[in-house]
This record gives sequence, C1' cells and structure tokens, in this order.
RNA sequence: UUCUUCGGGGCAGGGUGAGAUUCCCAACCGGCGGUAUAGUCCGCGACCUGCUGUAUAUGGUUUGUACAGUGGCUGAACUGGUGAGAUUCCGGUACCGACAGUAAAGUCUGGAUGAGAGAAGAA
Repeated sequence: UUCUUCGGGGCAGGGUGAGAUUCCCAACCGGCGGUAUAGUCCGCGACCUGCUGUAUAUGGUUUGUACAGUGGCUGAACUGGUGAGAUUCCGGUACCGACAGUAAAGUCUGGAUGAGAGAAGAA
C1' cells in the first nucleotide's frame, strides 16, 4: 500500500391499572483508543445538527435523497486502603444513559442484516 474478516450489552420476580418490560418496589447492562485494569478522567465513534462540494430525482425554481469534506452539540463519582504509579485495582456509598412509537422507556419496537472508532489476519 492492497484485500478479507470481526466490530453493543441489558428489567428476573412482584405492585397498581382496562391498558405499563415505559409508573412504583426491585433486577440487569456498559462501544473504541490512552493510562496501573475506566459506563463517570482525556480523546474518538455513533445519534442529532450547520455549512461547502459532487451525484441523482423533479419540466424548471425549489426541495428531497446519497456520498465526501469540515464544524457545532453530545450524560454521569466521590471517598478510604494498597502501591513507585490507580477518580481504572480492593472496600463503602452514589450517579449516568439520544431520537421516533406507546400508559411516561439505558433494557421493548423502529432507523439498524445500517454505520463506525478501531481490532485481527493475509499478500
């Protein structure tokens, strides 16, 4: 440099109700890189969104869709101990989780058999 593959998990058991995995009591889950082992530190990705360019659809303006580049936005933790070093380990007590649908959703359904930070392998 080229190619291939991989690349997100989770409400058990109860209560109320006509109806709730959405409310209540509880239960469970944690992408990627960095670093003393990280959902909560630093950075990235995805979701959402602006601008520019290209392509395409439309009779045309326009608008929509796809791709590329470049921005914005984007949730949460303290403490004690050990140690050379840890908001990462151990103890304790907490907190967080997009958008649409629906009896109000981190967990169901949907965009998504998508995309991607990256990782592995082959030449």

A computed fold for a 123-nucleotide RNA from a mouse gut metagenome, annotated as FMN riboswitch aptamer (RFN element). The RNAcentral record of the sequence draws on MGnify. Its mean pLDDT, the model's own confidence on a scale to 100, is 84. The model forms 100% of the base pairs in the Rfam consensus.